This is a predicted structure of a 328-nucleotide part of an RNA (large-subunit ribosomal RNA, domain IV) from Methylocapsa sp. S129. It matches the Rfam family "Bacterial large subunit ribosomal RNA".

Context: one part of a larger RNA
């Protein structure tokens, strides 16, 4: 000096990105227990008191014929210690946001989470030799199942909801029309030959899916405007005009896990708050199953605050064990 432990005056988070780490708490009985809530919870909420030993009234249970023995319970009186759940073992607690409903799952060996999954919801395909998948095939899985079934995809408990756009892309439908391959067709043309013929070329016409075309479809991929003016203070604009669009963002939420400007402004908390909570709305660049907004419970998640507690710190010290170092 380091590692692992033990202890510490006064203070008590001033430490630090952050109470990281280490304390505190811890068991049983009795009392008591808030908001909120899906009425189950929250809850061991929180917060208190008691617990050892001796004697003993009463009462109960078991056994016993009885005497009694053993044990339990409610009391009463006393005793000792610094300390009575005397060692060990053994929850710190509360408030407020965010996210995810939950229990689960995950990067074996730097990530356990807000990621994945999930029950629930939707769309879509599939009528059975099913669709889908593997295989060249036979065949197999699906399934010894049969639409309350099976596959794909999105969302993700529950509550309230899920607006507008089908112009583009995709998908679905469409006995017309256009275009369109092989093939069919053969008007003609050419070569050769005396000719018959043989060879080459070849217009019209017929001709599928697809594409064009016509519709539908957004819990399909996706998208959801600009400028100008206007009210009897000012300001603002319910209102009007105009351009563009397939349609111009509805409800709800909003400086947000999203806000650049920004430490926005106001309020709260602090003596002092770029964080936090509540509002405002000027949303650079929220927004409705790439779900929107709430939400009790849950979480080794995450933000902020408070109580308790402490060597985290002011500010370090001592001790124990081991190592380092020196000597042998």
């Nucleotide at each position: 000096u380091g590692a692992c432990g033990u202890u510490g005056a006064a203070g008590g988070a001033a430490c630090u990105c952050g109470g990281c780490a280490a304390u505190u708490u811890a068991c049983c009985u009795c009392c008591g227990u808030a908001a909120c809530u899906u009425c189950g919870g929250a809850a061991u909420a929180a917060g208190g008191a008691g617990g050892c030993c001796c004697a003993u009234u009463g009462u109960c249970u078991a056994c016993g014929c009885a005497a009694g023995u053993a044990g339990g319970c409610c009391g009463u009186g006393g005793g000792g210690g610094c300390a009575c759940a005397g060692u060990c073992c053994a929850g710190g607690g509360g408030g407020u946001g965010g996210c995810a409903a939950c229990u689960g799952u995950u990067u074996a060996a730097c990530a356990a989470a807000a990621a994945c999954a999930c029950a629930g919801g939707g769309c879509u395909c599939u009528g059975c030799g099913a669709a889908a998948u593997c295989g060249u095939a036979a065949g197999a899985u699906g399934a010894c199942g049969u639409a309350u079934a099976g596959g794909g995809u999105c969302u993700g408990a529950c509550g309230c909801c899920u607006g507008c756009c089908c112009g583009g892309u995709g998908c679905c439908g469409g006995a017309a029309g256009g275009u369109u391959a092989a093939a069919a067709g053969g008007a003609g043309a050419g070569g050769u030959g005396c000719a018959a013929g043989c060879c080459u070329u070849g217009a019209a016409u017929u001709g599928a899916a697809g594409c064009c075309c016509c519709g539908g479809u957004a819990a399909a991929c996706g998208g959801c405007g600009g400028c100008c003016g206007u009210a009897a203070c000012u300001a603002u604009a319910a209102c009007g005009g105009u351009c563009c669009u397939a349609a111009g963002g509805u409800a709800g939420c909003g400086a947000a896990a999203u806000u650049c400007c920004u430490u926005g402004u106001c309020g709260g908390g602090u003596a002092a708050g770029u964080u936090c909570c509540g509002a405002c709305c000027u949303g650079c660049a929220c927004g409705a199953a790439u779900g929107g907004c709430g939400u009790a419970a849950u979480g080794a998640c995450u933000u902020c605050c408070c109580c308790g507690c402490u060597g985290u710190c002011u500010c370090c010290a001592a001790c124990g064990u081991c190592a380092g170092c020196u000597c042998a």